[in-house]
RNA sequence: GGUCCCAUCGUCUAGCGGUUAGGACGGCGGCCUCUCACGUCGCAAACGGGGGUUCGAUUCCCCCUGGGACCA
Repeated sequence: GGUCCCAUCGUCUAGCGGUUAGGACGGCGGCCUCUCACGUCGCAAACGGGGGUUCGAUUCCCCCUGGGACCA
């Protein structure tokens, strides 16, 4: 340098055009317990940036940024 892949809560991860953006762990709070732990219930927390297509984009296309694989 070329080709390809990836980017979503703090972390891991689901999502295949119309979802309240779901789950696990972690965090916080309640219940339980003499206390802690376990257990259980609840709460907060995310779509990398810019364009395009579309009635509608996290999802499709392009560029950028960052990460990775292969080739040279």
Model confidence (mean pLDDT): 84 of 100. This is a predicted structure of a 72-nucleotide RNA (transfer RNA) from Polyangiaceae bacterium UTPRO1. Rfam family: tRNA. By type it is a transfer RNA. From the family's description: Transfer RNA (tRNA) molecules are approximately 80 nucleotides in length. The sequence was found in a public genome assembly. Lineage of the source: Bacteria > Myxococcota > Polyangia > Polyangiales > Polyangiaceae.